This is a predicted structure of a 74-nucleotide RNA (transfer RNA) from a Bacteroidales bacterium. Its Rfam family is "tRNA". Rfam's curators write: Transfer RNA (tRNA) molecules are approximately 80 nucleotides in length.

Order: sequence, then C1' cells, then structure tokens
RNA sequence: GGUCCCAUAGCUCAGUUGGUUAGAGCAACUGACUCAUAAUCAGUGGGUCACAGGAUCAUGCCCUGUUGGGACCA
Repeated sequence: GGUCCCAUAGCUCAGUUGGUUAGAGCAACUGACUCAUAAUCAGUGGGUCACAGGAUCAUGCCCUGUUGGGACCA
C1' cells in the first nucleotide's frame, strides 16, 4: 500500500427480506424471603445503534466517506 471482517445498555451478544414500542443474559438498584448475608423470586433504571453524509414514505439493517479494532496478502 491492497482486500476482507467487526463497532447495538457498564460487560458479552441477538436483532431474519428495511416496516407495528430497540431486546436477552450477566452486572447495578428496589422490594419480597431471612435474625442477617448469600441464594431464590418479583420489579425498576440504563441506548445519539462508533462519527458524518446520501438514497428512501420509512433504516440498527442499504450506499459513500471518516475513526477505532482485527485477519490476510504484498
């Protein structure tokens, strides 16, 4: 220098062919239970879907560029 992959909650990830509320597990917090803690059960909060632009009636999802990380080739 070239090609490809990844970026969604504090962490690990899902999200199908673009369309009807952005989700799960773990973690945090609250409550129940307990003498108390843990475990268990119920619930709550937490998101600029990396950034910018474009196409579209409509995008987490499509297109372009940028940034960061990774793999391969030279």